Context: one part of a larger RNA
Molecule: small-subunit ribosomal RNA, 3' major domain
Organism: uncultured bacterium
Order: sequence, then structure tokens, then C1' cells
RNA sequence: UGACGGGGGCCCGCACAAGCGGAGGAACAUGUGGUUUAAUUCGAUGAUACGCGAGGAACCUUACCCGGGCUCAAACGCCUGACGAACAUGGCCUGAAAGGGCCUUGGCCAGCAAUGGCGUCAGGCGAGGUGCUGCAUGGUUGUCGUCAGCUCGUGCCGUGAGGUGUCGGCUUAAGUGCCAUAACGAGCGCAACCCCCACCGGCAGUUGCUAACCGACGCAAGUCGGAGGACUCUGCCGGGACUGCCGGCGCAAGCUGCGAGGAAGGCGGGGAUGACGUCAAAUCAGCACGGCCCUUACGUCCGGGGCGACACACGUGUUACAAUGGCAGGUACAGCGGGAAGCCACCCGGCGACGGGGCGCGGAACCUGAAAACCUGUCUCAGUUCGGAUCGGAGUCUGCAACCCGACUCCGUGAAGCUGGAUUCGCUAGUAAUCGCGCAUCAGCCAUGGCGCGGUGAAUACGUUCCCGGGCCUUGCACU
Repeated sequence: UGACGGGGGCCCGCACAAGCGGAGGAACAUGUGGUUUAAUUCGAUGAUACGCGAGGAACCUUACCCGGGCUCAAACGCCUGACGAACAUGGCCUGAAAGGGCCUUGGCCAGCAAUGGCGUCAGGCGAGGUGCUGCAUGGUUGUCGUCAGCUCGUGCCGUGAGGUGUCGGCUUAAGUGCCAUAACGAGCGCAACCCCCACCGGCAGUUGCUAACCGACGCAAGUCGGAGGACUCUGCCGGGACUGCCGGCGCAAGCUGCGAGGAAGGCGGGGAUGACGUCAAAUCAGCACGGCCCUUACGUCCGGGGCGACACACGUGUUACAAUGGCAGGUACAGCGGGAAGCCACCCGGCGACGGGGCGCGGAACCUGAAAACCUGUCUCAGUUCGGAUCGGAGUCUGCAACCCGACUCCGUGAAGCUGGAUUCGCUAGUAAUCGCGCAUCAGCCAUGGCGCGGUGAAUACGUUCCCGGGCCUUGCACU
């Protein structure tokens, strides 16, 4: 100087408290440990690993195992020699395929030529390695933490390490600002500048909109065609909020007021943005790269298997245990987005998954598209018309192929489960809870995951004593 203290003072944070809903019990999904295995590829391991790398493991992927092959090699650059016309076609044998062996047909370009281009074979130099080291590294990332800190120049103080500034009082979300001051200034952070949402204006209107007007049809509701830019909406450009105004407190900064005005009020809500650094934190398997190691194999191709095993243990989730509910029928209202090897209206067949036809649509047009909810009826508290695991049968679709190991449909079967011990997690408002919808990856899908979107829409916060983490000052000190 730091770090630390079951030292002190001050102050924050869903940290506690006050509330609401969960986890921990059940079944299943998924990840991990363990065990097993020929292999169950590898990495991630308190917070900061465990629905994580995986935003798609049947083959492929794939790195693992077994077996069968190839060695200038699966891909790429270069050299030498021989041969060839390049480049393609078809077939036979063997084989699981890869590969190996054999045959066949068509069949060079430039140049006078030398030669070059291109290929095959032989040989060689480089190759290749998801092999090791994240304790050799770059790059990137997590975390403390969106916390309010971390420093510098000059000056001053101290023999010096160092201090001061950055301390003190008040204030703030904030080292935010004000006052004070041997300090005066400055930088990286904070804030602001950026994006989205909320209000208004201007401009612009098609595929969007329809108040007034015209026409057609109709009893009407309304539909269609004109027409219009009013409204909604969409897009671009601006405005608007600054404690600006008023009252109270205060030297000031600022605080405060069911104060005004206003769509919005004191950081309006959300996002992006992550200082100096910490953890020899993570990643050599995304990529790059030093060193080491393999070179008829630790390279590479193929077939099959495995990554999907299962006495168990843990994490994260889904579905439930029911009446604020289940089932049946009827029936309104979104938003973000996606679509050409695609989305598919509509018709027909099928109980259905789906199949057969087929209109429209490269996007404000058309399609996905049906919502959940609500209403009515029924069930009447029961392991049930709750719950849906598991298993049997029959099918559909994708794909070369669903045995290991796909999703979905129909019929049957109906398990555990009657609110979950100690303990533990999230959340302060359009939030929690609850409800569905879309997208990426993607042939299909093990998605209950991830990322978004809208619908309905709460309760509670006395307070800072205590638990956890953090900031500032101070004190002790056996550590630095």
C1' cells in the first nucleotide's frame, strides 16, 4: 500500500423482510456423475459446469469401437521420367461397401516445330493429424458488475515505499453535482450522443383505409365498382420533457407537493453499450499459432455398431394430482415472423395422421391462420369423464434406409400421482402468474430446449436488526 476481521460508522442490491408462484415427493423429457461397454468420442465442474459447446447424432455429421481397404495419399502446390490424345460411355468378375481385377465404345486443343495445356502411371519434395500442451500464445468469452470505480500530468508533503488530488459536509442511480479544501487540472469509466416503445405535426399514399359523395345488386345488414386522403394504418422527416413554471425547505447542488399544464415528470419504459483489473477462470475441438509427437499410420476411404447402454445419484424442465376443473357443442378479438426443391386456398377420398387433384403467392397482396379465452350443456368429488406413463395392434409421412434409434395418427391398455421433509429458486408492473403464436437449425425429428411475439393480468415492500454480495471512510493486524 493492499487483503482480511464472528471491529466500527455510512450506503446500496428481490440481499433479507412483506407477498405471489415454483423446485425438493410422482411419471416422463433432457444434461451430468457413476457404473457398464469393443466403443459408450471430446470438452465444460462452487458461485461463473450440468436443456452448456449441440440453433437438429438413424447413414452422413463423427472426432469413438469392430471389420474390410488405400498409400503421393480424400483435398491442394511443385519437380523429374515414361506414356497418352483430353474428356467421357457401357459392361463383366469379386466384394457388405470402399476397393481390387478385366473388357468395350466414342474420342485432343494451341503451335510450322520445339514445346505448352490436360491426364494416367512410376518416383520425389511439400502434405495430412478433432494427436499433446489454454501453465508457451493470438483472438474470443464468462465472472465480480452497469458495480462506481481505476488512473495520469504538474505542484505540495514524506529519507523512502508512498500520500495528497480521490479526504470532509450535503446530494445523487452514479468519483452525479454543490460547498469546503495544498492542491490545480486531465484521462478511462458514469451520464449524454445510437435503436425500439409511448403523444403530436408535416409529407406521402398501394396491395392498406372507408367518413362524406356517385353507380350496380339487395327487403335489410351489406357487397362490388368508381371516387377520396378525412380516419385507421404504414413509412420518412421533425416537434416534444428541461426540475422549464408555481408553493415549501436549502448558502448551493438539490429535495419535496393525489401543484399546474401535459400523451409522457423528475433517469418516462426497454435495448445496445461492460473502465483499470481479478480468477495461470474457459476455449489448441470454431479459427489462428510456438513447441513436442505420428507418417503403409495417431493420415485417409468404406460397411456395421456406438455417441441412445442402466442397480443408481444430482441439475434443468414438461405433464399432473383436478370443479377458478375435465369433456362436448357453438363462436369473437393479436403481434413478431416465415414461404419457391417453398407456403398452400378450395374440391374429392380417409375416423385420422395423410393422400389425389388444384387456385393464388417472391411478400402491407396470397398462404401458414386454427387461437388460448368466453358462452351453453354435462360430469358431482370418486384414483373419477382427474391423470396420462407403459404396453399390444393397425397405419401415415420423411428419407437409399426408421431393428438397434424418427415423428405423427387411430383403436385398445390404462401405471405412479390426492400439493410434496430438511432445504431451496424466481419475481417490484403491463412485472409475476397464466395462455397460445412465430422463427432459427432442419429431408425428417426425439423441441417439453433456445430465441422472439402478442392475449389476460395480480399481490406486496413496515423497514434495514439479521443472512448473502457489493461501495466509501475508519480501526486492529500474526498475511502481502